[in-house]
RNA sequence: CACUGUAAAUCGCUGAGUUCCGUAAGAAGCGGGGGAACCAAGUUACUGGGGUGAAGCCACAGAUGUGGCCGGGCUACUAUUCGGUCCGAACCCGCCAGCUAACCUCGUAAGCGUUGAGUGGGGGUGUU
Repeated sequence: CACUGUAAAUCGCUGAGUUCCGUAAGAAGCGGGGGAACCAAGUUACUGGGGUGAAGCCACAGAUGUGGCCGGGCUACUAUUCGGUCCGAACCCGCCAGCUAACCUCGUAAGCGUUGAGUGGGGGUGUU
């Protein structure tokens, strides 16, 4: 000097998942569900249907994958562009739910450690 691994703190990332007060309860903020009129929507069967979430559709393969379209994140002030690099899960309701004012109700977890460049805007520091 470089690479790899571990630990702690600061800081940062996905996410609604933060702040205050606390003995327990709670409050604010953020997020979700149900729920009129109007509008939309037939019913039954079949292979029911629906919700959170970016986490879907199609084709091939014959398995657990590949590819295309599409969707989402990171790239450390921020916005954008170009590159780079990843993700496309999981869970829940239980035959039932379109939208939806009033109203009712629920959650506020979990998991991690990235940093290339151009342009615009902003911020900080030093000197005069």

About this RNA:
This is a predicted structure of a 128-nucleotide RNA (c-di-AMP riboswitch aptamer (ydaO/yuaA leader)) from a Bacillota bacterium. Model confidence (mean pLDDT): 81 of 100. The sequence was found by an Rfam model in a public genome assembly. The source organism's lineage runs through Bacteria, Bacillati and Bacillota.